[in-house]
RNA sequence: UCGCUCGAAAGGCAAGUCUCCCGAAAGGGUGUACACGCAAAGCUUCAGGUCUAAGGGUUGCCGCAAGGCAUCUACGAUAGCUGGGCUGCCGUC
Numbered sequence: 001u002c003g004c005u006c007g008a009a010a011g012g013c014a015a016g017u018c019u020c021c022c023g024a025a026a027g028g029g030u031g032u033a034c035a036c037g038c039a040a041a042g043c044u045u046c047a048g049g050u051c052u053a054a055g056g057g058u059u060g061c062c063g064c065a066a067g068g069c070a071u072c073u074a075c076g077a078u079a080g081c082u083g084g085g086c087u088g089c090c091g092u093c
Base pairs, nucleotide, nucleotide: 007092012038013037016034017033018031020029021028022027036080042086043085044084046083047082048081049078050077051076055073056072057071059070060069061068062067
C1' cells in the first nucleotide's frame, strides 16, 4: 500500500407518528421531536416481484342515451422487496 474477516469507537442514514405541499391513486417532498431499523437504508428501474389504474381497451354486465359498475393494462410508484450494475467514509485488534 492492496485485499479479506471479527469486534469496538466516532460520524452517517431514518420506518413510523404529527405539520404543510405535490399527485387520480400508489406514493413522494418539506419541517419537527423521538427512533423501527440500516455496513452501502449512497446512486441506478437492467431483470423479476409487489402496489396503484388517471389515461386507454375490437373485454363483460346494466342503460333509449349520457353514462355507471366490473375487468385488463404502466407510460406511474417502490432502490427500506430481491438480484444485477456503478461509486464510497472513519478506524482498532
The RNA shown here (c-di-GMP-I riboswitch aptamer) has 93 nucleotides and comes from Rheinheimera sp. The organism belongs to Rheinheimera, within Bacteria.